[in-house]
Context: one part of a larger RNA
RNA sequence: AAACGGGGGCCCGCACAAGCGGUGGAGCAUGUGGUUUAAUUCGAAGCAACGCGAAGAACCUUACCUGGAUUUGACAUCCCGUGAACGUCUUGUAAUGUAGACAGUGCCCUUCGGGGAGCGCCGUGACAGGUGCUGCAUGGCUGUCGUCAGCUGGAGUGGUGAGAUGUUCGGUAAAGUCCGGCAAGGAGCGCAACCCUUGUCUUUAGUUGCUACUGCGUGAUGGCGGACACUUUAGGGAGACUGCCGGGGUGAACUCGGAGGAAGGUGGGGAUGACGUCAAGUCCUCAUGGCCCUUAUGUCCAGGGCUACACACGUGCUACAAUGAUCGGUACAAAGGGCAGAUAGACCGAGAGGUCAUGCUAAUCCCAGAAAGCCGAUCUCAGUUCGGAUUGCAGUCUGCAACUCGACUGCAUGAAGGUGGAAUCGCUAGUAAUCGUGGAUCAGAAUGCCACGGUGAAUACGUUCCCGGGCCUUGUACA
Numbered sequence: 001a002a003a004c005g006g007g008g009g010c011c012c013g014c015a016c017a018a019g020c021g022g023u024g025g026a027g028c029a030u031g032u033g034g035u036u037u038a039a040u041u042c043g044a045a046g047c048a049a050c051g052c053g054a055a056g057a058a059c060c061u062u063a064c065c066u067g068g069a070u071u072u073g074a075c076a077u078c079c080c081g082u083g084a085a086c087g088u089c090u091u092g093u094a095a096u097g098u099a100g101a102c103a104g105u106g107c108c109c110u111u112c113g114g115g116g117a118g119c120g121c122c123g124u125g126a127c128a129g130g131u132g133c134u135g136c137a138u139g140g141c142u143g144u145c146g147u148c149a150g151c152u153g154g155a156g157u158g159g160u161g162a163g164a165u166g167u168u169c170g171g172u173a174a175a176g177u178c179c180g181g182c183a184a185g186g187a188g189c190g191c192a193a194c195c196c197u198u199g200u201c202u203u204u205a206g207u208u209g210c211u212a213c214u215g216c217g218u219g220a221u222g223g224c225g226g227a228c229a230c231u232u233u234a235g236g237g238a239g240a241c242u243g244c245c246g247g248g249g250u251g252a253a254c255u256c257g258g259a260g261g262a263a264g265g266u267g268g269g270g271a272u273g274a275c276g277u278c279a280a281g282u283c284c285u286c287a288u289g290g291c292c293c294u295u296a297u298g299u300c301c302a303g304g305g306c307u308a309c310a311c312a313c314g315u316g317c318u319a320c321a322a323u324g325a326u327c328g329g330u331a332c333a334a335a336g337g338g339c340a341g342a343u344a345g346a347c348c349g350a351g352a353g354g355u356c357a358u359g360c361u362a363a364u365c366c367c368a369g370a371a372a373g374c375c376g377a378u379c380u381c382a383g384u385u386c387g388g389a390u391u392g393c394a395g396u397c398u399g400c401a402a403c404u405c406g407a408c409u410g411c412a413u414g415a416a417g418g419u420g421g422a423a424u425c426g427c428u429a430g431u432a433a434u435c436g437u438g439g440a441u442c443a444g445a446a447u448g449c450c451a452c453g454g455u456g457a458a459u460a461c462g463u464u465c466c467c468g469g470g471c472c473u474u475g476u477a478c479a
Base pairs, nucleotide, nucleotide: 003476004475005474007473008472009471010470011469012468013467015463016462019427020426021425022424023423026318027317028316029315030314031313032312033311034309035308042053043052064304065303066302067301068300069299070298073127077126078125079123081121082120083119087102088101089100090099107116108115109114129293130292132291133290134289138287139286140282141281142280143278145276150189151188152187156165157164169180170179171178195270196269197268198267200238201237202236203235204234205233206232209228213226214225215224216223241264244258245257246256247255248254320420324379325378326377327376328375329374330373336367337366338365341360345356346355347354348353386417391412392411393410394409395408396407397406433455434454435453436452437451438450439449
């Protein structure tokens, strides 16, 4: 000096407490372990692996297995020879191919001999290739402690020196934030601010948006002509700084209250992650040293597998019902996406959907019906008009192709489940809970992920205890 202590002091955090809702029990979805398998490709492993890489495994993907085929190679550069090339048709195939026919001599330069670019074939070897190994050889990127408040050097000072001081102390703060003091004086990386978004006003602009006023029109609707006020859109600007006032206290602050204000003391949310730790993760994104394979550990193809199933765990969805289920009527969003697309309307179908067809490269047209809610009716506490697993049959759609192995529709079937042991998780406000909507990936295939709005709580006395962290101090072992 650092580490550790079931040592001490101070402080913080949904850490506990106070509350609300879950998980753990059931069925299913999904990931993992295990087992099985020809193969069930590989990685991730306490927090910080396990709806993770994968923003989407029927083929492809695909790395795995079985079988078949190939060897300068699917891909790059170079050398030699030859032919212009790209092509079309037949046989046949899973792939590579086999056999034959047809078409064709282009472009640039030319001394008309030829040369060049580009492409195909044969050959040759230099080489290609490897999702083979090593993340404990590495770069890059990432997780984590932790958005915690820390980390550090220069010259100075005192110490033989390691090192100390500064950075400790007294206050204060979300903060090494600021103030006071002090052998310290100044500084850097972090904190904060600058950035984006949201909340108020103003100005500029007025179409595809809006409709107060005016006119026209309709069964009805800004549907149409004026109009650009309002809403809204997107550019500029203002606004918040403990700035002002009062009580306490003033060195900084803090606390209680007030004015004004849309907003009050970091206004709410995001982005932003210091020095470092874990030889943390990734050689299967990519790059890369070394090692290994080179008629195979490379390459091509078909089929299978990654979807198996006595079991165990994680994360979710749906429920167990009356604050409910079903039926009928009726109201109000935001944010997105759309031409190999999303589709109005009409017709057909009980439905998934189909046929015809319209406007839209979008503030114009479409997806698009928001759902919880509200009004009325039925059910009357039951394994039920709860719950929907499972199974049978009949269909729809995507796609060469739904058997292994897709989603959806209809009829029938109607399992477990009556609120869940020990234990354990999330959350402090437009939050939890609950309700629906959209998007990425994507031919098709979400209960996952990412985003959007609707309705909208309870509780926090407090810091004794559990967990994690920060500062100071002390003891021990180690060197």